[in-house]
RNA sequence: UCUGAACAAGGGCAAACCCACCGAAAGGCGGGGUCGCAAAGCCACCGAUCUACGGGUACGGACCUAGGAUAGCGGGGUUACCAGC
Numbered sequence: 001u002c003u004g005a006a007c008a009a010g011g012g013c014a015a016a017c018c019c020a021c022c023g024a025a026a027g028g029c030g031g032g033g034u035c036g037c038a039a040a041g042c043c044a045c046c047g048a049u050c051u052a053c054g055g056g057u058a059c060g061g062a063c064c065u066a067g068g069a070u071a072g073c074g075g076g077g078u079u080a081c082c083a084g085c
Stems, first nucleotide, its partner, number of pairs: 002084003012037002017032003021028002035072001041078003045075003048070003054065004
């Protein structure tokens, strides 16, 4: 560097849900929880998806819009433990 098939060790993270807080929302943070995860560590660069405060078009109640969000949607970038060769 590559691989995660198998064996082993120390471990790590934490979906749904519940509580409190932040946020217009999507969602996030902390605690509990443990569905899962070998990068479920980090980065919105590409695609995708979600939201629409503000703004725009309308004015039978809608549509459009990301400077917001998802890294646990995929790709990419980057760093790293153990084991194997």